[in-house]
RNA sequence: GCGCCUGUAGCUCAGUGGUAGAGCGUUCGUCUUAUACACGAAUGGUCCCUGGUUCGAUCCCAGGCGGGCGCA
Numbered sequence: 001g002c003g004c005c006u007g008u009a010g011c012u013c014a015g016u017g018g019u020a021g022a023g024c025g026u027u028c029g030u031c032u033u034a035u036a037c038a039c040g041a042a043u044g045g046u047c048c049c050u051g052g053u054u055c056g057a058u059c060c061c062a063g064g065c066g067g068g069c070g071c072a
Stems, first nucleotide, its partner, number of pairs: 001071007010024004018055001025043006048064005
């Protein structure tokens, strides 16, 4: 330099066009002499940025930025 993949909650990831979810984590409660486990509740994201398409975009398209892999 070229090609491909990828960017969503503190972390790991779902979500393939109709106003975003799970697990883990954190906090509180129940339980226990106490801690842990278990159970219940709460807590959380302008979906990397800018444009475009669309009645409507996390999702489709273009460019940029970051990360990964391959080729040279």

Overview:
This is a predicted structure of a 72-nucleotide RNA (transfer RNA) from a bacterium. Its Rfam family is "tRNA". Gene Ontology term of the family: triplet codon-amino acid adaptor activity.